[in-house]
Molecule: c-di-GMP-I riboswitch aptamer
Organism: soil metagenome
RNA sequence: GAGAAAGGCAAACCCGCCGUGAGGCGGGGACGCAAAGCCACGGGGCCCCUACAGGGGCUAGCCGGGUUGCCGAA
Repeated sequence: GAGAAAGGCAAACCCGCCGUGAGGCGGGGACGCAAAGCCACGGGGCCCCUACAGGGGCUAGCCGGGUUGCCGAA
């Protein structure tokens, strides 16, 4: 990051399974994505417990940040 090339990922929704739950995994499916690869460090949002001080968990496709990577015009 372009009017390129090769590709990649995969929302909602449906089915199955796990989980108290947020949500996760697998299959189908594509809304989209130049990191929609990975990381829970900061913020936000969500869930559980609670003596309401707080604790535990989820979300990376909410934002910031860290880190690795394909191609190559300007």